The RNA shown here (c-di-GMP-I riboswitch aptamer) has 86 nucleotides and comes from a Chloroflexota bacterium. Its mean pLDDT, the model's own confidence on a scale to 100, is 88. Its Rfam family is "c-di-GMP-I riboswitch aptamer". Gene Ontology term of the family: cyclic-di-GMP binding. Taxonomically the source falls in Chloroflexota (Bacteria, Bacillati).
[in-house]
């Protein structure tokens, strides 16, 4: 340089759950608050998985399909990066 990842240092992120605020929903952003995390930085790029608004069908008034919503703390890939014992 690369791999790699301490019971090391110095910083860092922030699950559930509360309260606001937004979305139809999922969720997300703000607060409080840590379950966890060496990429829990970033990029929906494939796959999955969540919702189902339009719109669309139906045995029609509540159900089916339906991503153009959504997750990078599912799991791959690409980009970039902090620290350095063994």
């Nucleotide at each position: 340089u690369a791999c790699c990842g301490a019971u090391a240092a110095a910083g860092g992120c922030a699950a559930a759950c509360u309260c606001g605020u937004c979305a139809a929903a999922a969720g997300a952003c703000g607060u409080g608050g840590a379950c966890g995390c060496a990429a829990a930085g970033c990029u929906a790029c494939g796959g999955g998985u969540c919702u189902a608004a339009a719109g669309c069908g139906c045995c029609u008034a509540g159900c089916g399909c339906a991503a153009u919503g959504a997750u990078c703390g599912c799991c791959g890939a690409g980009c970039c990066g902090c620290c350095g014992a063994a």